[in-house]
RNA sequence: ACGACCGUAGCUCAGUGGCCGAGCACUCUGCUGAUAACGGAGAAGUCGAUGGUUCGAGUCCAUCCGGUCGUA
Numbered sequence: 001a002c003g004a005c006c007g008u009a010g011c012u013c014a015g016u017g018g019c020c021g022a023g024c025a026c027u028c029u030g031c032u033g034a035u036a037a038c039g040g041a042g043a044a045g046u047c048g049a050u051g052g053u054u055c056g057a058g059u060c061c062a063u064c065c066g067g068u069c070g071u072a
Base pairs, nucleotide, nucleotide: 001071002070003069004068005067006066007065010024011023012022013021018055026042027041028040029039030038048064049063050062051061052060
């Protein structure tokens, strides 16, 4: 320099154009003599950024930013 892929909760990841989710972690709580385990409840998201298409975009398109890998 060129190409491919990835970017969504603190972490790991789901998510046919139509309400943004799960597991783990965290907070509160039940259970216990206590702890762990287990049960219940809760908080946590400008969906990398800016535009575009659309009645409607995490999803489609363009550019940019960051990361990983490959070729040279």